[in-house]
A computed fold for a 383-nucleotide RNA from a Longimicrobiales bacterium, annotated as Bacterial RNase P class A. It is recorded under the gene name rnpB. Rfam family: Bacterial RNase P class A. It is annotated as a ribozyme.

RNA sequence: CGGGAAGCGAGUGAGGAUCGCGGAGGCGCAAGUCUUCGAGGAAAGUCCGAGCUCCGCAGGGCAGGGUGCCGGCUAACGGCCGGGCGUCGCGAGACGACGGAAAGUGCAACAGAGAGCAGACCGCCGAUGGCCGCGCGAGCGGUACAGGCAAGGGUGAAACGGUGGUGUAAGAGACCACCGCGCUCCUGGCAACAGGAGUGGCACGGUAAACCCCACCCGGAGCAAGGCCAAGUAUGGGACGAGGCGCGGCCCGCGCCAUCUGAGUCCCGGGUAGGCCGCACGAGGCUGCAGGCAACUGCCGCCCCAGAGAAAUGAUCCCCUCCGGCGGCGCGCGCGAGCGCGCAGGUUCGGAGACAGAACUCGGCUUAUUCGCUUCCCGUCAC
Numbered sequence: 001c002g003g004g005a006a007g008c009g010a011g012u013g014a015g016g017a018u019c020g021c022g023g024a025g026g027c028g029c030a031a032g033u034c035u036u037c038g039a040g041g042a043a044a045g046u047c048c049g050a051g052c053u054c055c056g057c058a059g060g061g062c063a064g065g066g067u068g069c070c071g072g073c074u075a076a077c078g079g080c081c082g083g084g085c086g087u088c089g090c091g092a093g094a095c096g097a098c099g100g101a102a103a104g105u106g107c108a109a110c111a112g113a114g115a116g117c118a119g120a121c122c123g124c125c126g127a128u129g130g131c132c133g134c135g136c137g138a139g140c141g142g143u144a145c146a147g148g149c150a151a152g153g154g155u156g157a158a159a160c161g162g163u164g165g166u167g168u169a170a171g172a173g174a175c176c177a178c179c180g181c182g183c184u185c186c187u188g189g190c191a192a193c194a195g196g197a198g199u200g201g202c203a204c205g206g207u208a209a210a211c212c213c214c215a216c217c218c219g220g221a222g223c224a225a226g227g228c229c230a231a232g233u234a235u236g237g238g239a240c241g242a243g244g245c246g247c248g249g250c251c252c253g254c255g256c257c258a259u260c261u262g263a264g265u266c267c268c269g270g271g272u273a274g275g276c277c278g279c280a281c282g283a284g285g286c287u288g289c290a291g292g293c294a295a296c297u298g299c300c301g302c303c304c305c306a307g308a309g310a311a312a313u314g315a316u317c318c319c320c321u322c323c324g325g326c327g328g329c330g331c332g333c334g335c336g337a338g339c340g341c342g343c344a345g346g347u348u349c350g351g352a353g354a355c356a357g358a359a360c361u362c363g364g365c366u367u368a369u370u371c372g373c374u375u376c377c378c379g380u381c382a383c
Stems, first nucleotide, its partner, number of pairs: 001379010013319001015318005021038007040355001044366002047364005052222004059252004064218005069083005084098001085096004099213002104211002106207002121153002123149003128146002130143005161179006180202001181200008226277004236268005243257004284303003288299004321352004325347002328343006
């Protein structure tokens, strides 16, 4: 100088003053008055998980959905921590939709001979058979017709394990060495895995954020949940009706109601939409100690930190602080104009900024974004 990882702070501050809001508590007959508290790191998204509420059981199954290496944490999770493997990076590190291709099906355009128990376009061979020529004959030469090959080249994202050799007419795991792969065993590790030894010429490659198979998990709906009070209307009208209803679909079970004095379903129409609760003491926060690599857990102590209801938490001024501008001092670069860095703290200069506002709550994830501080690590250069 450039990078990587983690933590803290919070949009200057419990500062002062004036005015104005909402909650709680005290005083007061009341008007009112006093004290105290009052938006975030994401309050956003509504993507997961729960607490809580209701559905008469939330019982069994199918369908459907979710997760997907190992070990831990947690109320739980698709989250977090640690580890393994893989990919990227010089590295610190980052990311991973990370079970199974020997259950089955599908897909890989085009090109190419051939895209999975394949294949001959360019080629290589000429042993063997054929044909032609020479030769008395043995044989020699040619041809590349039959035949042999898939090692070389080409096509392609990918070509039926790789490199080197033996062998062959030319070749090929045909054979051999090493690598890869399968199987068996040993060592380390809770494990995922890692290392090693032996053995086998070796199963027909890839793809499952394709269908699928396997393992584990999942009742449903949601604060517009759901209760209470008051008020009011039309205990209205019609259709269907023998079985129906029970909060996603289907089946079983169970329960309730009913079978013409009719449960229930559907359609039309009328009234109400007011008040209160739910509504904040929580898987709560903070300091310390102990355990743990860590996530986190336990113990003692202290604290109460918004509850609006069409939606409160605001406005103005001053002080301090911070940021910027201007100026000062020092160092370096530059011919120069000037530029860069640092220091002090000057100034009747300007400003206080990004993303952005609770609405039942909490644990996460994701997205948006500004400035400051601290620590550790990596690379490069110089001394």